[in-house]
RNA sequence: CGUAGAAAAGGGCAAACUUCCCGAAAGGGAAUGACGCAAAGCUACUGGCCUACCGGCUGCUUAAAGCAGUCCACGGCAGCAGAGCUACCUGG
Numbered sequence: 001c002g003u004a005g006a007a008a009a010g011g012g013c014a015a016a017c018u019u020c021c022c023g024a025a026a027g028g029g030a031a032u033g034a035c036g037c038a039a040a041g042c043u044a045c046u047g048g049c050c051u052a053c054c055g056g057c058u059g060c061u062u063a064a065a066g067c068a069g070u071c072c073a074c075g076g077c078a079g080c081a082g083a084g085c086u087a088c089c090u091g092g
Stems, first nucleotide, its partner, number of pairs: 003091003012037002018031005035079001041085003045082003048077003055071006
C1' cells in the first nucleotide's frame, strides 16, 4: 500500500422488552437490557422501505368548519442493500 476474517488478545457497539423525554407520525435521545454485529463507526448520494403534521384531489355538506378516502417528503431508517469517507487486532 492493497486484501482477507480461520483462530487469539485487549476490547467495542447494542435488537426486543420496560421507564422517562422530544416528535403529528415514522422515528430519535437517555436509562435498563443483550438479539445480534468485523465496520451494528460516519455521510440520506443511488435504489428500497416507513410515516403524512402541512398541502393537493375526491366524497358527505348550500357554504364554511368537520369527518372519511387517496396522493405527496419538505420528515425518517446507516441494525435493508449499493456507494463514498475513516478505523482496532490478526493472517497473508
This is a predicted structure of a 92-nucleotide RNA (c-di-GMP-I riboswitch aptamer) from an uncultured Granulosicoccaceae bacterium. Its mean pLDDT, the model's own confidence on a scale to 100, is 87. The sequence was found by an Rfam model in a public genome assembly.